C1' cells in the first nucleotide's frame, strides 16, 4: 500500500438480513425498601448507536468518505 470483517450505556449484548411507535436487556453504578449491620432479594433512576456527509416522509440499519481495531496479502 491492497483486501475482508468489526465498531450500540462503564462491561457484555438485542434490533441490521427485510429502514418505521420513546434503541430493549443482563451485569455493574446510584437512590429507596427489607435486614441489628452487610449480603441476597424487591422497587426505582441515570447511562449508548465511532465521526462527517448523502438517499428517504423516516436511518442504529442503505450509500460514500474518514477514524479506530482484528485478520490476511504484498
Nucleotide at each position: 500500500g491492497g483486501g475482508u470483517c468489526u465498531g450500540u450505556a462503564g462491561c457484555u449484548u438485542a434490533a441490521c438480513u427485510u429502514g418505521g411507535a420513546g434503541a430493549g436487556a443482563g451485569c455493574a453504578u446510584u437512590c429507596g425498601g427489607c435486614u441489628u449491620c452487610g449480603g441476597a432479594c424487591c422497587g426505582a433512576a441515570a447511562a449508548a448507536u465511532c465521526u462527517c456527509g448523502g438517499u428517504u416522509c423516516a436511518a442504529a440499519u442503505c450509500c460514500g468518505a474518514g477514524c479506530a481495531g482484528a485478520c490476511c496479502c504484498g